[in-house]
Context: one part of a larger RNA
RNA sequence: CUGGGUGUACAGGGCGCGUAGGCGGGUUGACAAGUAGAUAGUGAAAUCCUGCGGCUUAACCGCAGAACUGCCCCUAAUACUGUCAAUCUUGAGUUCAGAAGAGAGAAGCGGAAUUCCAGGUGUAGUGGUGAAAUACGUAGAUAUCUGGAAGAACACCAGUUGCGAAGGCGGCUUCUUGGUCUGACACUGACGCUGAGGCGCGAAAGCGUGGGGAGCAAACAGGAUUAGAGACCCUGGUAGUCCACGCUGUAAACGAUGAAUACUAGAUGUCGGGGUAAAACCUCGGUAUCGCAGCUAACGCAUUAAGUAUUCCACCUGGGGAGUACGAUCGCAAGGUUGAAACUC
Numbered sequence: 001c002u003g004g005g006u007g008u009a010c011a012g013g014g015c016g017c018g019u020a021g022g023c024g025g026g027u028u029g030a031c032a033a034g035u036a037g038a039u040a041g042u043g044a045a046a047u048c049c050u051g052c053g054g055c056u057u058a059a060c061c062g063c064a065g066a067a068c069u070g071c072c073c074c075u076a077a078u079a080c081u082g083u084c085a086a087u088c089u090u091g092a093g094u095u096c097a098g099a100a101g102a103g104a105g106a107a108g109c110g111g112a113a114u115u116c117c118a119g120g121u122g123u124a125g126u127g128g129u130g131a132a133a134u135a136c137g138u139a140g141a142u143a144u145c146u147g148g149a150a151g152a153a154c155a156c157c158a159g160u161u162g163c164g165a166a167g168g169c170g171g172c173u174u175c176u177u178g179g180u181c182u183g184a185c186a187c188u189g190a191c192g193c194u195g196a197g198g199c200g201c202g203a204a205a206g207c208g209u210g211g212g213g214a215g216c217a218a219a220c221a222g223g224a225u226u227a228g229a230g231a232c233c234c235u236g237g238u239a240g241u242c243c244a245c246g247c248u249g250u251a252a253a254c255g256a257u258g259a260a261u262a263c264u265a266g267a268u269g270u271c272g273g274g275g276u277a278a279a280a281c282c283u284c285g286g287u288a289u290c291g292c293a294g295c296u297a298a299c300g301c302a303u304u305a306a307g308u309a310u311u312c313c314a315c316c317u318g319g320g321g322a323g324u325a326c327g328a329u330c331g332c333a334a335g336g337u338u339g340a341a342a343c344u345c
Base pairs, nucleotide, nucleotide: 004316005315006314007299008298012313014201015200016199017198021194022193023192025088026087027086028085029084030083031082033081034080035077036075037074041071042070049065050064051063052062053061054060091191092188093187094186095184096183097182098181099180103177104176105175106174107173108172109171110154114150115149116148117147118146119145120144121143125136126135162169163168206247207246208245209244210243211242215241216240220236221235222234223233258312259311260310261309262308263307266290267289268288269287270286271285272284273283274282275281294301295300318345319344320343327338328337329336330335
């Protein structure tokens, strides 16, 4: 490389948009590039293969043949692929009328709780644990009431709920804004699918500058525990957590399951629509559980496939060495991406 694979054994890119490329719906016509055939030319020699021969054999060498699966020229057919032209509506999209939603960004507002500050009442404890101690408190704590300040998060509603490409998104109101679904006729007429590079988005932690800092809390300090305790437990506590702008670009970024299309028993629940006066029931789109055929090493999957097929991309090839070294590249750094070998089992 091929064959074979990628839910859990090695293997699906974190996610999207999209360039080249690959692949691509129905009908008609034209061409004859691919597709078929034929032989003339060419395809150096050597090598490889077959036969014969020469060194005592072999390796080696000589002779002859075959082969060189290719290219060019010529001929035929037009089913398929292709190109060009025309046309169609089922794929795709547009329009109109509706619908649901924690989808995104910005601004404003709200109550509960916590901590702190001031004051009132009030007196000896509070706190914490398995038990304690450190800690706080007669300079009046804890408790309780009143007033004030600050920051962060939004109880109940809340749900195998909903939305989003993924990361993710949850108090309320307003503004701006993306996508989705249903129904309907009308319109465009293949405008599609995938997508190497590329571009963008991308939890947490971390980094830069400037703010902010209530609670929590790496580091750190103390108290315990213990043989020790650089931990688990307790009392404190700084970065950080929050905001703005910029960087980082990684996660068990998981459904450990790439995207798209078509087909293939059913059952139950639920979310958003449509039809109905309302239901029953039917139907479209999502979501969840069970289950047949089929698949699977098994577990299990099973119309949301891991079934049956097609197209395109990504990835895997024994364990360790190693996601390391070196080089390249990106980054302020931390580090990221790409990514070996010796050796060893």